[in-house]
RNA sequence: AACUUAUCAAGAGUGGACGAGAGAACUGGCUCAGUGACUCCACGGCAACCUACAUUUGAAAGGUGCCCCUACCAGCAAAGCGCAUGCUUUGAGUGAUGAAUG
Repeated sequence: AACUUAUCAAGAGUGGACGAGAGAACUGGCUCAGUGACUCCACGGCAACCUACAUUUGAAAGGUGCCCCUACCAGCAAAGCGCAUGCUUUGAGUGAUGAAUG
């Protein structure tokens, strides 16, 4: 690489460096961005997947992860609603993260 599985509407930012796009890819929308985004570094924090520990639900030392917008929203399918561009719900697909295998 691949494969299995769980979760993805909650939560949590300051400083420094850089300097133009960024929010995975494509399309449409929306949002963030020279009052410096994205990315990187430091420190801080959130959370509780694994887990020291404690014992049946806690804890937070360790391994990850995460800290604009629901995975930012939609796209495909089904059902319901609507005169209708459409709207709502569920599912699929894609992706992300953890854990097991490899």
A computed fold for a 102-nucleotide RNA from Pelagirhabdus alkalitolerans, annotated as SAM riboswitch aptamer (S box leader). Of the family's consensus pairs, 94% are formed in the model. It was read from a public genome assembly, where an Rfam model found it.